Record summary
The prediction has a mean pLDDT of 78. A computed fold for a 139-nucleotide RNA from Actinoplanes friuliensis, annotated as c-di-AMP riboswitch aptamer (ydaO/yuaA leader). Of the family's consensus pairs, 92% are formed in the model.
RNA sequence: GGCAGCCCACCGCCUAAUCGCCGCGAGGCGAGCCGGGGACCCAUGUGUAGUAGUGGGGUGAAUCCACGUAACCGUGGUAGGGAUCGCUUCCGUCCCGAACCCGUCAGCUAACCCGGUCGGUGGUCACGCGGAAGGAUUG
Numbered sequence: 001g002g003c004a005g006c007c008c009a010c011c012g013c014c015u016a017a018u019c020g021c022c023g024c025g026a027g028g029c030g031a032g033c034c035g036g037g038g039a040c041c042c043a044u045g046u047g048u049a050g051u052a053g054u055g056g057g058g059u060g061a062a063u064c065c066a067c068g069u070a071a072c073c074g075u076g077g078u079a080g081g082g083a084u085c086g087c088u089u090c091c092g093u094c095c096c097g098a099a100c101c102c103g104u105c106a107g108c109u110a111a112c113c114c115g116g117u118c119g120g121u122g123g124u125c126a127c128g129c130g131g132a133a134g135g136a137u138u139g
Base pairs, nucleotide, nucleotide: 009124010123011122012121013120014119018031019030020029021028022027032117033116034115035114036113037112042107055105056102057101058100059099064077065076066075067074068073080096081095082094083093087134088133089132090131091130092129
């Protein structure tokens, strides 16, 4: 000097996933943010009962198409989504385009009811993807 690993701190990014208070702790309470259920009206449907079903539904950006494969899966594309240290928009560039849950059941939906607040990751003495326009703030 370099590489790898571990720990701590600080500053960021994706995400609703942050903050405050109490508690030795486990955990609890609340605020903020997020999600689900749930009337009239509207929408859907139109005898009754049953059977079958690849039933139907939700969170999420993560849907769909083509080709290959016995299948798993792979390749390419795509609806859609993300990108940095104060904000927005545009152009460019680089990425993501998953996974899980409910359990035969749920359209919208005021009142009301129920729940979540995880996880992953980058940088570190550096104006931290590049450029343009605008606004705001401060002096």